[in-house]
Molecule: small-subunit ribosomal RNA
Organism: Spirosoma endophyticum
RNA sequence: ACGAUGGAGAGUUUGAUCCUGGCUCAGGAUGAACGCUAGCGGCAGGCCUAAUACAUGCAAGUCGAACGGUUCGCAAGAACAGUGGCAAACGGGUGCGUAACGCGUAAGCAACCUGCCUCAAACUGGGGGAUAGCCCGGCGAAAGCUGGGGUAAACCCGCACGGUUCCCAUUUAUCACCUGGUAGUUGGGGUAAACAUUUAUGGGUUUGAGAGGGGCUUGCGUCUGAUUAGUUAGUUGGCAGGGUAACGGCCUACCAAGACGAUGAUCAGUAGGGGUUCUGAGAGGAUUGGCCCCCACAUGGGUACUGAGAUACGGACCCAACUCCUACGGGAGGCAGCAGUAGGGAAUAUUGGGCAAUGGAGGCAACUCUGACCCAGCCAUGCCGCGUGCAGGAUGAAGGCGCUCAGCGUUGUAAACUGCUUUUAUCGGUGAAGAAAACUUGUCCUGCGGGAUGAAUUGACGGUAGCCGAGGAAUAAGCACCGGCUAACUCCGUGCCAGCAGCCGCGGUAAUACGGAGGGUGCAAGCGUUGUCCGGAUUUAUUGGGUUUAAAGGGUGCGUAGGUGGUGUCUUAAGUCUGGUUUGAAAGCAGGCGGCUUAACCGUCUGAUGUGGCUGGAAACUGGGGCACUUGAAUGGGUUGGCGGUAGCCGGAACGGGUCAUGUAGCGGUGAAAUGCAUAGAUAUGACCCAGAACACCGAUUGCGAAGGCAGGCUACUACGACUUGAUUGACACUGAGGCACGAGAGCAUGGGUAGCGAACAGGAUUAGAUACCCUGGUAGUCCAUGCCGUAAACGAUGAUUACUGGCUGUGUGUGUUCUAACAUGCGUGGCUGAGCGAAAGCGUUAAGUAAUCCACCUGGGGAGUACGCUGGCAACAGUGAAACUCAAAGGAAUUGACGGGGGUCCGCACAAGCGGUGGAGCAUGUGGUUUAAUUCGAUGAUACGCGAGGAACCUUACCUGGGCUAGAAUGUGCGUGAAGCUAUCAGAAAUGGUAGCGUGUAGCAAUACACACAAAACAAGGUGCUGCAUGGCUGUCGUCAGCUCGUGCCGUGAGGUGUUGGGUUAAGUCCCGCAACGAGCGCAACCCCUAUGUUUAGUUGCCAGCGAGUAAUGUCGGGAACUCUAAACAGACUGCCUGCGCAAGCAGAGAGGAAGGGGGGGACGACGUCAAGUCAUCAUGGCCCUUACGUCCAGGGCGACACACGUGCUACAAUGGUCGGUACAGCGGGUAGCUACUGGGUAACCAGAUGCCAAUCUUGUAAAGCCGGUCACAGUUCGGAUUGGGGUCUGCAACCCGACCCCAUGAAGCUGGAAUCGCUAGUAAUCGCGCAUCAGCCAUGGCGCGGUGAAUACGUUCCCGGACCUUGUACACACCGCCCGUCAAGCCAUGGGAAUUGGGGGGACCUGAAGGUCGGCGUGACAGCCGGGCAAGGGUAAACUCGGUGACUAGGGCUAAGUCGUAACAAGGUAGCCGUACCGGAAGGUGCGGCUGGAACACCUCCUUU
Repeated sequence: ACGAUGGAGAGUUUGAUCCUGGCUCAGGAUGAACGCUAGCGGCAGGCCUAAUACAUGCAAGUCGAACGGUUCGCAAGAACAGUGGCAAACGGGUGCGUAACGCGUAAGCAACCUGCCUCAAACUGGGGGAUAGCCCGGCGAAAGCUGGGGUAAACCCGCACGGUUCCCAUUUAUCACCUGGUAGUUGGGGUAAACAUUUAUGGGUUUGAGAGGGGCUUGCGUCUGAUUAGUUAGUUGGCAGGGUAACGGCCUACCAAGACGAUGAUCAGUAGGGGUUCUGAGAGGAUUGGCCCCCACAUGGGUACUGAGAUACGGACCCAACUCCUACGGGAGGCAGCAGUAGGGAAUAUUGGGCAAUGGAGGCAACUCUGACCCAGCCAUGCCGCGUGCAGGAUGAAGGCGCUCAGCGUUGUAAACUGCUUUUAUCGGUGAAGAAAACUUGUCCUGCGGGAUGAAUUGACGGUAGCCGAGGAAUAAGCACCGGCUAACUCCGUGCCAGCAGCCGCGGUAAUACGGAGGGUGCAAGCGUUGUCCGGAUUUAUUGGGUUUAAAGGGUGCGUAGGUGGUGUCUUAAGUCUGGUUUGAAAGCAGGCGGCUUAACCGUCUGAUGUGGCUGGAAACUGGGGCACUUGAAUGGGUUGGCGGUAGCCGGAACGGGUCAUGUAGCGGUGAAAUGCAUAGAUAUGACCCAGAACACCGAUUGCGAAGGCAGGCUACUACGACUUGAUUGACACUGAGGCACGAGAGCAUGGGUAGCGAACAGGAUUAGAUACCCUGGUAGUCCAUGCCGUAAACGAUGAUUACUGGCUGUGUGUGUUCUAACAUGCGUGGCUGAGCGAAAGCGUUAAGUAAUCCACCUGGGGAGUACGCUGGCAACAGUGAAACUCAAAGGAAUUGACGGGGGUCCGCACAAGCGGUGGAGCAUGUGGUUUAAUUCGAUGAUACGCGAGGAACCUUACCUGGGCUAGAAUGUGCGUGAAGCUAUCAGAAAUGGUAGCGUGUAGCAAUACACACAAAACAAGGUGCUGCAUGGCUGUCGUCAGCUCGUGCCGUGAGGUGUUGGGUUAAGUCCCGCAACGAGCGCAACCCCUAUGUUUAGUUGCCAGCGAGUAAUGUCGGGAACUCUAAACAGACUGCCUGCGCAAGCAGAGAGGAAGGGGGGGACGACGUCAAGUCAUCAUGGCCCUUACGUCCAGGGCGACACACGUGCUACAAUGGUCGGUACAGCGGGUAGCUACUGGGUAACCAGAUGCCAAUCUUGUAAAGCCGGUCACAGUUCGGAUUGGGGUCUGCAACCCGACCCCAUGAAGCUGGAAUCGCUAGUAAUCGCGCAUCAGCCAUGGCGCGGUGAAUACGUUCCCGGACCUUGUACACACCGCCCGUCAAGCCAUGGGAAUUGGGGGGACCUGAAGGUCGGCGUGACAGCCGGGCAAGGGUAAACUCGGUGACUAGGGCUAAGUCGUAACAAGGUAGCCGUACCGGAAGGUGCGGCUGGAACACCUCCUUU
């Protein structure tokens, strides 16, 4: 510089991810409607529904310069009806019908018409006749009709001249696009006219031309359905005739048999078409309201007449429906013109003004008419514009709202207040343009038709727009929204209610989602909602999609039409490209300019577009034609391969059967059994015979075939592939809608055959049931022949063909070279990998890569491969193949978990091996249940149940009954009073209330202060009421299991992975080695405590060896510091040493040493997290609730009930024992409201007295089992002690409900415990006693500790339970206590079938048949009229077709609350599942046959990759 002006996404499937895919939203538009709201103006628009019915008025008349008359008038003249002329075919309305030459576009008519208008030429002579009006009658309710008489015309009819006129024939020239056109010659035939008057004109007739208008024909374009495939008899064509303005089957007769159709005829449905309009980046999609063009229609249908033009919206006739009038005899009518009414509807306006303008009709004109039109009215219906004020103003006022509430934040410069302005509205005044004329008149010019110029006249809108002035912020803001998408957040109310919702979804007591409020956001005289269209949606994909697994490749081939097509050359010019030309109405659209103050709106110029026609050129490509070629394809020759096909023949093994023989009691079958077979001799064994079906080994990711499929051997016939050769043809090719053929298994038909197997069926088992899985039988069938069927997970879930693009490694079969080791080259068939592709998994020269051609198929899930219809089939069924309705998903691949009646590895008192228990008894205790006035509350699988509770007679206490209190029972401040306090007494169950008396503190002179008590008012109450699913804290459990994570890096689109997996090892993610990982954190371990050994220090209350003293005796005393012990520090153990194994980590060893050995034993300690686990009744706490009570005080009762059921324990059932007597040895602890020596009493509990001790001092305190001895001999006992009676002791205000203990008496059940189940691996289990907390006492057999005695067993990890890691499958993710299928029952919804019933539609058949024109006949001077024929609207009859409505009954489907029955599927889903088919069964489903892997696991084999 040129070109271009143009394209955004989001939410929603999942635990998360990527993809596929639908649904939804944000935008624009609208003849709109509805809700709330509303100041003004401009410009537009305004029945989308009932083409339903219409009251009333108006919407088409005009001309006296065509005619006669009537009335008025003296006349001039005016008015009126009639005849006549022109108009009424325009203008205006509507969209019923129409899928058509209707419309659009481009052409044609040599096949046509055209009033008024323009131009040109010629003419307008002379006669005749009728009829309305009018007059006289008649009929009728009316509408109206009719008889007679007389009359005019530009009305009607002859005659005449006539023409470059028309028709027929003829011929010449010329042109031509088929028939022919144009111009001319000759002959024959037919046809015109109207006048009026104001003398200027206006009119009339004929012809030609023009303009404008119309008619007809044709190419192309023009909706949906094939579940409409065949249609057609005037049908297609011809000849002749008729008809028309004109061509034509337009009509008629005759002849021929054609015509249309998968490039969609016919039929059905829907629809006026276009310019345009909306949307969109565009391509497209949708649309046809206003305005313009065309068409169609005028109550439904038919018909013609008049006319230049109509088959005529405000004309006629007829039929039909409806409405109205009627004297019942007959008549009248047609708003889809403008207003208006009713009705319908969500919904659409005034019964307005005016012809002033523009336009139209008539007229010479004035003028008349004009619901066309111009205006006004109504409506926010839309578009556009304006306004509702502007500036200042912080005590950041009051009020509202919120809060952490003293106070702060926000509303908010917002208000008040001060200053300014006056658009708009209101009032007053002024006041248009739109008007140009015609006409009248003046002047001038003239070609005499007229023109120019001046004057006068005319405005519905309208006293409107505009302009000026006045006062005054004065007259003027709403609507929707605020969970995400999507801009905008808090409080209150409500409590899965009320409600919201466009999608996802909110609401079950802390809702930014409901309703209100405050605040905010968006738009604004509007704002939202609803409907519809386009967009987003590349979600029908030409631009611009796909088909292995998401929806989608036809089961396979052959092949028709069609589509596509190798190399060279010549030609053509259909496609293609390019130039020119013509058309594409206006409006609209875009740009420029201009006019309304701006804009909307309008004007003008230019452009763009509607993709068409004609014509000149180019020739690369495609196509057509010609000639050649050989590489595609085919053929021939040669070699070779195979479970390719068909038919025939043959074979052995096995199963079964028969006969005979041997032989005897079982066989068979299963998880275990039974049915079954067998003494009438089975099974087993042997021999011989019979029969049918299938072909072991070879055998293999082997081979062949188009697919289905094909396997003993041989033969015949037949088809095919590969290689090689390069002889022949010369593009003969590829694909392939329809079509044809083939097509596993099952199934069907007919006839055979039938050994084995085996749907159905029967029986036996299993089971809750078992229409199944297992077993015993067994029919169709499986086999053969012939004929049907035509489907499968007919799969590589991958259409055919061709070309191109890296490697490695097997294998089958050819060929070649070297002569066999190998190599090369073809065609097949496998594995792995690269680039690339893919959502990923994966594919990867056998593509799912890169390209090309052709075919098939897909477009959310369900309904449904269903219904209806049609086609095929003997049937079963197959093919084709919807909709209503319903959901917001359905799906693919991969990820992390969880789970599996999947796998691997490992651990744990998990099992096993042992010991002892529980479950049976009695009692204790807790719980459930029941009961009760109350039996307070909580805890409920493991992880509640001797748990909260480590002490329920009152208290506790929360429960019940009754009696009281109300600022309250407690605490603080506190006016004030009094010391405090003590005693007595009354009422009462007490709480409480009252009375009397004593008392008068300390300091200080006092005031006063201090201590104590009472205590008014007030302020703060109180609640074991609710919510543990609002919470903190604390706790249980998985689990003392070994796990859980992070940073950086790397891999993956991503979720995520890696690390943390692997090989070893460990109690351990403990450690080692390896490794795209390298490190780190929380856990593990260690650090802490107790205990086992020693040393050191220290010796009192502990100790006592030696010395001394003393006693009946005792560390009793002096003393000692050795020992024990006490309690502080330290040492010690680390696989450190040895041997073996091992790379190492580590493991093993009766190893050494050592008190202790491989973590020495025990404790404390509990990762990320899980269970909305537990606790609002320990405490704390949000919210809610109660306030003369849900608070608080008191008495009594209850928490202790008792037909039962369960848990945890105690004591037992006895001799390893009971009992009596004797006797030995602990440790942890406790003690002044206490432990108590000792003495005495009592049988004892205990009592009385008394001493020591605040404790290594005194005391509890005799430990018991044990040991020694006696007795008891197996029994309900000298076992066992429950229960009960009596008498006591102690604590306490008080032992009735409801304490413990003692003594005497009583002496229950129970003789070792069903199914099942618990604990424990060493100082453990078992067993024995002792202590402590709580506590007045104690229901303690509980809990927490302490020591004494002191075992057994562990082969081992198959199984049960729990856990860890790796891996696998998954339709689970609330995570298997998951998910989920079908019948049945109930409700709702839409649909199919259905006897029948009802309505619509079109066509055919038959009968009848109006008006009308037509043909024929009669008739007439001519009409009129009459008769007949055929056409024909309509009506009717019968049958069929088609589309709906209703429909007893019926079928399946969908959706619903926690219904019933089972458990089919997802894990190996507990019988792997699924596909086709057949049979069966309440149901999911089961079984048979064949097929698939979209099956897990294990074993083996083969192959490949890497080291």